[in-house]
RNA sequence: UCGUUAUCAAGAAAGGUGGAGGGAUUAGACCCGUUGAAACCUUGGCAACCCUCCCCAGGAGAAGGUGCUACAUUCUACCACGUCCGCGUGGAUAGAUAACAA
Numbered sequence: 001u002c003g004u005u006a007u008c009a010a011g012a013a014a015g016g017u018g019g020a021g022g023g024a025u026u027a028g029a030c031c032c033g034u035u036g037a038a039a040c041c042u043u044g045g046c047a048a049c050c051c052u053c054c055c056c057a058g059g060a061g062a063a064g065g066u067g068c069u070a071c072a073u074u075c076u077a078c079c080a081c082g083u084c085c086g087c088g089u090g091g092a093u094a095g096a097u098a099a100c101a102a
Base pairs, nucleotide, nucleotide: 001102003100004099005098006097007096008095013043014042015041016040017039021032022031023030026077027076028075029074044069045068046067048066049065050064051061052060053059054058073094078091079090080089081088082087
């Protein structure tokens, strides 16, 4: 890297460097941003997975490995059902994270 499985409406800050973008993109919308975006560094925190413990499909923990730390994966698009035609519910696709295997 490709694949498989699981989860994704909860949770969680500050400082420094930096200097205009960012929210995965294809499109549309909306939001955040000089009251400093991305990125990097430091210290915290959260608890998704591995992990540790227990009364073990559940609960607790935070030493370790990844991860995360605005807004539901920001929302919609594809399909199905319902509809008061405004929309609602569910499922896919895609994405993100972890574990495993090759």
This is a predicted structure of a 102-nucleotide RNA (SAM riboswitch aptamer (S box leader)) from Antarcticibacterium flavum.
Rfam family: SAM riboswitch aptamer (S box leader). Its family is annotated with regulation of gene expression in the Gene Ontology.
The coordinates come from a structure-prediction model, not an experiment, and the mean pLDDT is 79.